[in-house]
RNA sequence: UUGGUGGCUAGGGUUCCGGCCCUUCUGCGGGCGUCUGGUCCGAGAGCUGCCGCCCUGGGCCGGUAUCCGCCCCGGGUACACGGCGGGACAAAAGCCCGGGAGA
Numbered sequence: 001u002u003g004g005u006g007g008c009u010a011g012g013g014u015u016c017c018g019g020c021c022c023u024u025c026u027g028c029g030g031g032c033g034u035c036u037g038g039u040c041c042g043a044g045a046g047c048u049g050c051c052g053c054c055c056u057g058g059g060c061c062g063g064u065a066u067c068c069g070c071c072c073c074g075g076g077u078a079c080a081c082g083g084c085g086g087g088a089c090a091a092a093a094g095c096c097c098g099g100g101a102g103a
Stems, first nucleotide, its partner, number of pairs: 003051006011041002016038002018035001019032004052077004057072004062068002079099001081102001085097003
């Protein structure tokens, strides 16, 4: 030093939609997330893709060059138990504080 990011999922609540209940001729309005859902939020220790980086091999010629640069196939990118509490958005969460405190 061991990175960035997209999609998805575990999970999450209730701003909007829908649903249920109340009220009303209707409309407006009110309540419920202990309403399966759609929108939405969403993983360091989940999945997957792309990029970056490192390495073997091969190629190109630009340069005097075994080096630099560019391109291609392939490989790698380790390990990871984790509170309490606080924060944001409407609100909550495996989100952020945080690979934190601690073990």